[in-house]
RNA sequence: AAACGGCAAAGUCGGCGAAAGCCGGUGACGCAAAGCCACGGCGCUACAGCGCAAAACACCGCGCCACGCGGGCCGGGCCGCCGAA
Numbered sequence: 001a002a003a004c005g006g007c008a009a010a011g012u013c014g015g016c017g018a019a020a021g022c023c024g025g026u027g028a029c030g031c032a033a034a035g036c037c038a039c040g041g042c043g044c045u046a047c048a049g050c051g052c053a054a055a056a057c058a059c060c061g062c063g064c065c066a067c068g069c070g071g072g073c074c075g076g077g078c079c080g081c082c083g084a085a
Stems, first nucleotide, its partner, number of pairs: 006031002011026006029072001035078003039075003042070003049064004
């Protein structure tokens, strides 16, 4: 370089979730690991909890916080098609 193929962004429809986000249909922006695993880092959300404000109660606001989330954020681990090899 080629061949058989693979995955599926945003949007959208339905569902789950407090949210981040996830699942399925549709759809392709892209991906040689855009396959799997939250171990380290980084980022996102904040139900609950804590603090503050307010305050008769209720509702509501601000800050902190992961036990939640992101592998199509980085590193790492494991597995993997074809070919010059």
Predicted 3D model of an 85-nucleotide RNA (c-di-GMP-I riboswitch aptamer) from a soil metagenome. Its Rfam family is "c-di-GMP-I riboswitch aptamer". Rfam links the family to the GO term cyclic-di-GMP binding. Rfam's curators write: GEMM was predicted in a large-scale screen for bacterial structured RNA regulatory elements.